[in-house]
Context: one part of a larger RNA
Molecule: small-subunit ribosomal RNA, 5' domain
Organism: uncultured bacterium
RNA sequence: GACGACCUUUGGCGGCGUGUUUAACACACGCAAGUCGAACGGGAUCCCAAGGCUUUUUGUUUUUGGUGAGAGUGGCGAACGGGUGAGUAACACGUGAGUAACCUGCCCCCUUCUUUUGGAUAACCGCGUGAAAGUGUGGCUAAUACCGGAUAUUCCAGGUUGGUCGCGUGAUUGGUUUGGGAAAUGUUUUGGUCUGGUGGGGGAUGGGCUCGCCGCCUAUCAGGUUGUUGGUGGGGUGACCGCCUACCCAGGCGGUGACCGGUAUGCGGGCUGAGAGGGUGGGCGGGCACACUGGAACUGACAUACACCCCAGACUCCUACGGGAGGGAGCAAUUGGGGAUUUUGCACAAUGGCCGGAAGCCUGCUCCCCCCGCGCCGGGUGAGGGAUGAAGGCCUUCAUCUUGUUAACCUCUUUCACUGGCUUGAAAGGCCAUGCUUUGCGUGUGGUCGACUUCAACUUGCAUACCAGUACCGGCUAACUACAUGCCGGCAGCCGCGGUAAUACGUAUGGUAGUAGCGAUGUCC
Repeated sequence: GACGACCUUUGGCGGCGUGUUUAACACACGCAAGUCGAACGGGAUCCCAAGGCUUUUUGUUUUUGGUGAGAGUGGCGAACGGGUGAGUAACACGUGAGUAACCUGCCCCCUUCUUUUGGAUAACCGCGUGAAAGUGUGGCUAAUACCGGAUAUUCCAGGUUGGUCGCGUGAUUGGUUUGGGAAAUGUUUUGGUCUGGUGGGGGAUGGGCUCGCCGCCUAUCAGGUUGUUGGUGGGGUGACCGCCUACCCAGGCGGUGACCGGUAUGCGGGCUGAGAGGGUGGGCGGGCACACUGGAACUGACAUACACCCCAGACUCCUACGGGAGGGAGCAAUUGGGGAUUUUGCACAAUGGCCGGAAGCCUGCUCCCCCCGCGCCGGGUGAGGGAUGAAGGCCUUCAUCUUGUUAACCUCUUUCACUGGCUUGAAAGGCCAUGCUUUGCGUGUGGUCGACUUCAACUUGCAUACCAGUACCGGCUAACUACAUGCCGGCAGCCGCGGUAAUACGUAUGGUAGUAGCGAUGUCC
């Protein structure tokens, strides 16, 4: 000098940040991922309108139209966003290359087509079963759900034959031939260069894999390895590969530290230092890993998936004892551990995200709020005048000196705080109304949409100016005297002080330093 700090003491305000470093211990309750009726069948409820029946009052029912909850099929999302650092000494990270060995939903550009069929199934209606979680069975029905057929130069796989290129395994582009492969509608003013769907090519973005180099400790770890190093055949993957397997060969690594052990998320960065270095990785950003512990998969463009599934284990809970349910290292909250770390808050108004044509819905991401001097920064606790140098304190050589313009007293101001007002964040964008119009939801005007908010800034008013502590004063190190104590009680970062004149202990006057803080402790340079 620095800190995610802690402790003592003191404490008035604001802005911007930070806040379980320990038990990756256990977790009550609530919330954190939904959305689309412009894909589909359907229709509880309510009210209105028309009609019927009935009857004079309107009641009632079915029919038609409107409204359209919950649940269901289907699509997209849920692999993002948010958390944590247990594991990992490794192509995990960083950096630079490669992929002629690869993939890429949504998005953008170019191009082709969008044809013809079929059978189911949930919801629903029945009948069961179970304490529950749930589940069985019969019947009906729809689709952008599912399954066939047609067409497809291009596409994929194979054969054959040319051109061009590459260090190479080969790449690329033609001809010919055999086989294989698509599709879905919806809406509406019937209108579209609408919206979606299919095949192909390119881009963008995101990822997979491979390689060079780089960064901890230990030799009281010296030898270690059998899928091990390589080859052939086969399998497997989106893709190369002992990735897996059968056989063959006996290789490959190591004093330039293999192997074993210990420790540890890596980096951009941040701290310190003149630098070189040293030590560090909390917040923020990118990467990696993990989601009670271990294992294995499905779906999908993407997962071996924090709030998916299955199995095993430990733990917790419910039970009618037959069987079930759960996973906060998401946001708050609780127990516990600890020297120590916050609200079971508000809102989607803004910035983003998912879905939707849109309105909109969801969003503990986010924006704000609460708590805490934990840190940094700002400003305040007044300004000017005022000598009888007041009283009191302290020292004293008893003359005085000092506290000290300090105070009192006079004049003034009002930062801050308090009080009332106004209003930035909404430039835009959506919606509603109404004009213009080249008809392009193009453009004008008005209205409406604010959690914070008793907001910031600005401004009105008010006035007896209303809030200062802490440590130190022997040297290092800025700042001294008196009393008391007498190697006692005590101090101390180092040197060291104290045994009768202690500037070093204790108290007081005075002084010095930092200042809403000041000191002590811990850690790093």